Model confidence (mean pLDDT): 78 of 100. Predicted 3D model of RNase P RNA and transfer RNA as a complex of 474 nucleotides. It holds a member of the Rfam family "Bacterial RNase P class A".
RNA sequence: GGAGUCGGCCAGACAGUCGCUGCUCCGUUUGCUGGAUGAUUCCGCAUGGGUCAAACGGCGCGGAGGAGAGGAAAGUCCGGGCUCCGCAGGGCAGGGUGCCAGGUAAUGCCUGGGGGGCGCAAGCCUACGGAAAGUGCAACAGAGAGCAGACCGCCGAUGGCCCGGCCUUUCUUCGGAGAGGCCAGGUGCACAGGUAAGGGUGAAAGGGUGCGGUAAGAGCGCACCGCGCAGCGGGUAACCGUUUGCGGCACGGUAAACCCCACCCGGAGCAAGACCAAAUAGGAAUCCGAUGGUGUGGCCCGCACUGGAUUCGGGUAGGUUGCUUGAGGCGCUGGGUGAUCAGCGUCCUAGAGGAAUGACUGUCCAAGACAGAACCCGGCUUAUCGGCUGACUCCCGCU
RNA sequence: GGUCCCUUAGUUUAAUGGAUAAAACAAGGACCUCCUAAGUCUUAGAUGCAAGUUCGAUUCUUGCAGGGACCGCCA
Numbered sequence: 001g002g003a004g005u006c007g008g009c010c011a012g013a014c015a016g017u018c019g020c021u022g023c024u025c026c027g028u029u030u031g032c033u034g035g036a037u038g039a040u041u042c043c044g045c046a047u048g049g050g051u052c053a054a055a056c057g058g059c060g061c062g063g064a065g066g067a068g069a070g071g072a073a074a075g076u077c078c079g080g081g082c083u084c085c086g087c088a089g090g091g092c093a094g095g096g097u098g099c100c101a102g103g104u105a106a107u108g109c110c111u112g113g114g115g116g117g118c119g120c121a122a123g124c125c126u127a128c129g130g131a132a133a134g135u136g137c138a139a140c141a142g143a144g145a146g147c148a149g150a151c152c153g154c155c156g157a158u159g160g161c162c163c164g165g166c167c168u169u170u171c172u173u174c175g176g177a178g179a180g181g182c183c184a185g186g187u188g189c190a191c192a193g194g195u196a197a198g199g200g201u202g203a204a205a206g207g208g209u210g211c212g213g214u215a216a217g218a219g220c221g222c223a224c225c226g227c228g229c230a231g232c233g234g235g236u237a238a239c240c241g242u243u244u245g246c247g248g249c250a251c252g253g254u255a256a257a258c259c260c261c262a263c264c265c266g267g268a269g270c271a272a273g274a275c276c277a278a279a280u281a282g283g284a285a286u287c288c289g290a291u292g293g294u295g296u297g298g299c300c301c302g303c304a305c306u307g308g309a310u311u312c313g314g315g316u317a318g319g320u321u322g323c324u325u326g327a328g329g330c331g332c333u334g335g336g337u338g339a340u341c342a343g344c345g346u347c348c349u350a351g352a353g354g355a356a357u358g359a360c361u362g363u364c365c366a367a368g369a370c371a372g373a374a375c376c377c378g379g380c381u382u383a384u385c386g387g388c389u390g391a392c393u394c395c396c397g398c399u
Numbered sequence: 400g401g402u403c404c405c406u407u408a409g410u411u412u413a414a415u416g417g418a419u420a421a422a423a424c425a426a427g428g429a430c431c432u433c434c435u436a437a438g439u440c441u442u443a444g445a446u447g448c449a450a451g452u453u454c455g456a457u458u459c460u461u462g463c464a465g466g467g468a469c470c471g472c473c474a
Base pairs, nucleotide, nucleotide: 001395002394003393004392005391006390007389008388009387010386012364013363014362015361016360017359018358020068021067023065024064025063026062027061028060031059032058033057034056037053038052039051040050042049043048070370074381075380077379078378079377080376081375082269083268084267085266089301090300091299092298094265095264096263097262098261099113100112101111102110103109114128115126116125117124118123129260130259134258135257136254137253151199152198153195154194155193158192159191160189161188162186163185164183165182166181167180168179169178170177171176207225208224209223210222211221212220226249227247228246229245230244231242232241233240234239273321274320275319276318283312284311285310286309287308288307292306293305294304295303314473315472316471328347329346330345331344332343333342334341335340365368400470401469402468403467404466405465406464409424410423411422412421417454426442427441428440429439430438447463448462449461450460451459
C1' cells in the first nucleotide's frame, strides 16, 4: 500500500420565529363551578330548607420554566412480568424444544466447549437425540430397492451333453456294430449351475488398496487403512486419544413420515381487570336440560353454582384508574475465558385517547436511509443513505 | 391495540411427497350463419416470494409479502 474478517458508536448540525401534548409554578375574585364553616329581624312544631358571606379547591383564560419516538418504536415469531379465570392440583390428549456445560425472571435467546462443513488465514455456517424398539416410504429406470440381485460379462471346478481312449460282454458277412463301465483324456459345448471382481440402471446396489487364493470370483485368507464393541487414559459432560483386546464387517437412506426417548408448557389477554356515573322492555321466539348444563380449561377426575345455547329486539357507549421508577441507564471496583454476577456512586428519560413530538426562514457539509411509542420488559427476524472507531488475518514493496 | 385464518389459470374449486398440476365457467382462433346467439373443434394460461429438509415439494419446515374475519358494557 492492497484485499478481507469480527465487534462498538452516530443516525444531518447550528441559529431564529410560530405552533402541538403532558408536568411544575404564578396570576386571574368583574369568567364558570364545587364548597368545610359562619351569619340570618326568612319558611317550618321539628329533622330541615332558603338567602348572604366564605377559607380552600376544580375548569377556563393569561404568563413563566422545563421535558417530549427508535435502532429497529415494525413483524407479532419466541420468552417473561402484570391482571382475571375458586386453587392452577392429578391423569389423558395436544403442542414445543432436541450435541454438552453454563448464564438468566425466562426462552426456541446468549456465552463457552465438542462433532461436521467452508475458507490459505482472521473467521463463518450448522433443526446436530434415536434408523444395531416397531410400522411405513422410495415414482421412473433397472436383473435386483431391503434378512438384495445373475441382464451383459467371467467361469463352467461339480453334474450333464458331445468327442476320444481303454476294459467287459453280445452279435458278426471277421472289416466292424450294439450295450454297459472306467479315465489325474479334451485350448470341446455353455445345458444345469457358480460368480457381486468388471459393464450397465439409479438419488441410493451391502467398506478401500495390495498380495495370496480360485474354474472364475468373493473378507475366502493375510497386511495396511477404515468401521463397530469392550478395556484403559484425559475431560464436569458432549467428546477426544489409544504401540490394548475382540469382531472379517454382522450395522444403507428417510424421524422438517408415524413413532421412541429426555425436558418444558393450565387458559385468556390492558378491548386483561378495578371503580364511579348514565340508561331500561332484567323483554320475546326456538332448541337442549339433571349420567345434564354453566363457571373463557380440548377431555376426564376434583371444586363451586343451578339453568344454558342461538336468533331477534331494547338501552348505553361518558369519566377515573390500570400508566410508566424499571429484571432501568451511566461510571468505577471486584469475581469469571465469556455470557453475566456482586458492591459502591450517580441520573430520571413520552404517557396520548382520533391519538402530541411539527412547520417556515437562514447558514454549513459528508447532502441526510429505513421508518412513528399506545400495559411494560428480554430476545429473534426483517427494513435501512451513509459516517466514525477498535481488534485481527492474508498478500506485496521498502528499511 | 389484541386474537385467529387464508393465498393453485381471469373466477370458483381439485390434486396420498412421484410433475405432462385436473375440471367447470370465462378468454382467443377456426367451422357453422346473411349477421349475432347457441352449438362443434381447438389454443393459451397458474402453485404469492425467498431459503431449507428430501433422490424428488402445490403438499413438510422457517422467514418475508399480500388479503380477510372477530373482539365494549347493561348481560